[in-house]
RNA sequence: AUUAAAUACGCCAAACCUGCUGCGAAGCAGGGACGGAAAGCCACGGGUCUCGAGAUAGACAGCCGGGUUGCCUGAU
Numbered sequence: 001a002u003u004a005a006a007u008a009c010g011c012c013a014a015a016c017c018u019g020c021u022g023c024g025a026a027g028c029a030g031g032g033a034c035g036g037a038a039a040g041c042c043a044c045g046g047g048u049c050u051c052g053a054g055a056u057a058g059a060c061a062g063c064c065g066g067g068u069u070g071c072c073u074g075a076u
Base pairs, nucleotide, nucleotide: 001076002075003074004073011036012035016031017030018029019028020027021026034062040068041067042066044065045064046063047060048059049058050057
C1' cells in the first nucleotide's frame, strides 16, 4: 500500500416501543437488534420521499454512484 473475514478484542445499530422536535418526509435521546467491514462524514450526480396549485424549499449517506477520513486481526 492492497486485500479478506468476523477467527480475536471491540465498534455501529434496522424494524419496533417510549419521550421530545418538526405542517411533513424525518431527526434527537433511551430501550432494542435486522443487519453492516467504513451502516464514519459530505446532498456533488442519479433516485425515492415531504410541503405546495406551481415555483421554491426540505428529508433520506442503512437506495446507487462519487468524494473524503480512519481502527483491529489475518494474508500478500

A computed fold for a 76-nucleotide RNA from Desulfococcus multivorans DSM 2059, annotated as c-di-GMP-I-GGC riboswitch aptamer. The same sequence occurs in records of 2 taxa. The sequence is in RNAcentral, with records from Rfam and Ribocentre.